[in-house]
RNA sequence: UAAGACCUUCGGGGCAGGGUGAAAUUCCCUACCGGCGGUAUGGCACAGCGUAUAAAGCUGGGUUGAGCCCGCGAGUCUGCCAUUGAUUGCUUCUUAAUUAAUGCUGGACAGAUUCGGUGAGAAGCCGAAGCCGACGGUAUAGUCCGGAUGGGAGAAGGUUAUA
Numbered sequence: 001u002a003a004g005a006c007c008u009u010c011g012g013g014g015c016a017g018g019g020u021g022a023a024a025u026u027c028c029c030u031a032c033c034g035g036c037g038g039u040a041u042g043g044c045a046c047a048g049c050g051u052a053u054a055a056a057g058c059u060g061g062g063u064u065g066a067g068c069c070c071g072c073g074a075g076u077c078u079g080c081c082a083u084u085g086a087u088u089g090c091u092u093c094u095u096a097a098u099u100a101a102u103g104c105u106g107g108a109c110a111g112a113u114u115c116g117g118u119g120a121g122a123a124g125c126c127g128a129a130g131c132c133g134a135c136g137g138u139a140u141a142g143u144c145c146g147g148a149u150g151g152g153a154g155a156a157g158g159u160u161a162u163a
Stems, first nucleotide, its partner, number of pairs: 001163002004160007017029003031143002033133002035072004042064003046060004067131002075109005081103008113129005135146003
């Protein structure tokens, strides 16, 4: 330094103001928010070269950089298997069938971007205008309450043995 195993910690934000109404943070006007990894013509600082102890420029790695480009996570449905429970048949054991919960794993569903500018090149930069957001509850919810003191993509640190 590399891949592996294990442990610990961390790991999501947001309706202010107004209208209608018996009732709405749910409708209407307006407001607000943006998980994780990747990708980079951007930003920042640094080192080397360069130079006049400078600047431009070149090179290098570091750091940061997309809600709507690629993928992942959460959510819903479902197949197989495992475990546990229940029911039915059998006198019991056993076994079979049905069914529920949980776990593992596979599959399906799973949102949304254009225009202009710059440039050799833009899906990522600059400017502008748009658009999107699981399930259950409730006056119709991205923002409230709930499953959730849950799960989680992953991030950081440590231990171990191997090369």
The prediction has a mean pLDDT of 76. The RNA shown here (FMN riboswitch aptamer (RFN element)) has 163 nucleotides and comes from Dictyobacter kobayashii. Taxonomically the source falls in Dictyobacter (Bacteria, Chloroflexota, Ktedonobacterales, Dictyobacteraceae). Of the family's consensus pairs, 100% are formed in the model.